A computed fold for a 346-nucleotide part of an RNA from a metagenome, annotated as small-subunit ribosomal RNA, central domain. The full RNA is in RNAcentral, with records from SILVA.
Context: one part of a larger RNA
RNA sequence: CUGGGUUUAAAGGGUGCGUAGGCGGAUAAAUAAGUCAGAGGUGAAAGCCUGCAGCUCAACUGUAGAAUUGCCUUUGAAACUGUUUAUCUAGAGUACACUUGAGGUGGCUGGAAUAUAUCAUGUAGCGGUGAAAUGCUUAGAUAUGAUAUAGAACACCAAUUGCGAAGGCAAGUCACUAAGAUGUAACUGACGCUGAGGCACGAAAGCGUGGGUAGCAAACAGGAUUAGACACCCUGGUAGUCCACGCUGUAAACUUUGAAUACUCGCUGUUGGCGAUACACUGUCAGCGGCUAAGCGAAAGCGUUAAGUAUUCCACCUGGGGAGUACGAUCGCAAGAUUGAAACUC
Numbered sequence: 001c002u003g004g005g006u007u008u009a010a011a012g013g014g015u016g017c018g019u020a021g022g023c024g025g026a027u028a029a030a031u032a033a034g035u036c037a038g039a040g041g042u043g044a045a046a047g048c049c050u051g052c053a054g055c056u057c058a059a060c061u062g063u064a065g066a067a068u069u070g071c072c073u074u075u076g077a078a079a080c081u082g083u084u085u086a087u088c089u090a091g092a093g094u095a096c097a098c099u100u101g102a103g104g105u106g107g108c109u110g111g112a113a114u115a116u117a118u119c120a121u122g123u124a125g126c127g128g129u130g131a132a133a134u135g136c137u138u139a140g141a142u143a144u145g146a147u148a149u150a151g152a153a154c155a156c157c158a159a160u161u162g163c164g165a166a167g168g169c170a171a172g173u174c175a176c177u178a179a180g181a182u183g184u185a186a187c188u189g190a191c192g193c194u195g196a197g198g199c200a201c202g203a204a205a206g207c208g209u210g211g212g213u214a215g216c217a218a219a220c221a222g223g224a225u226u227a228g229a230c231a232c233c234c235u236g237g238u239a240g241u242c243c244a245c246g247c248u249g250u251a252a253a254c255u256u257u258g259a260a261u262a263c264u265c266g267c268u269g270u271u272g273g274c275g276a277u278a279c280a281c282u283g284u285c286a287g288c289g290g291c292u293a294a295g296c297g298a299a300a301g302c303g304u305u306a307a308g309u310a311u312u313c314c315a316c317c318u319g320g321g322g323a324g325u326a327c328g329a330u331c332g333c334a335a336g337a338u339u340g341a342a343a344c345u346c
Stems, first nucleotide, its partner, number of pairs: 004317003007300002012314001014201004021194003025088007033081002035077008049065006091191001092188003095184003099181002104176003108172001110154001114150008125136002162169002206247006215241002220236004258313006266291009295302002319346003328339004
């Protein structure tokens, strides 16, 4: 390299959009580039292989053939691929109708809780733990009530629920905007799938500038525990957590399962639509789950949401360690990220 693989053994890119490229629905006609068939030319000789012959045999040599799987020219074939033309509607999209959802963005507003401040009532404790202590408190705490301010998070509803490409998204309401599903079958007529590079998005933590800071809380301080305790427990507490604008670009970014299409026995729960005046039953389309037949699988298990049966395209793997390290390059303010070896060793 090939073969073979990628849920768990090494291996699916974090996710999408999309360039080149690869692949691509039905019917008819034309063409003849690919493809197939015939003929001619060429494919040096020697060698290899086969037959026969010559040195007593053999090595060796001679002779004839085969082979040289290729290239060129020419004559045909027309199923398939390609190209061109015409047509179609099952893929894809548009229009219209109606519904649905924590999808996104921005502003407005709400109550409970917490903390703080002031006032009032009131007096000696409060707090905390396995037990304590540090801590707070006669400068009146804790507790109770009233008022005010602040920031962050949204009880019940709430679900194995819903939405989103993924990350992710839950108080209520309004506005804006984009997309999905369903129905009608009016329109376009293959406009499609995948996608190296590329571009965009991308939890938390972290970084820059400016705000904000109630609660929580790395670091840090103190009290305990302990042989020690750079911990677990307790009292405090700064970055941070929040907002705006930039950067970073990584996660067990997991369904550890790439995207798309077609086909394949059933049962069951649930969400959204459609049809029928309404409810119920039932049917159907789309989604989210559970259990299983066949089949697959090393097994666990998967099983119409496949890890089944097939096709197309991309990504990735090739013994363990050394190592996701070194060096170089690109990106970054930095932290670092991406790409990514070898010696040596078992």
The coordinates come from a structure-prediction model, not an experiment, and the mean pLDDT is 83.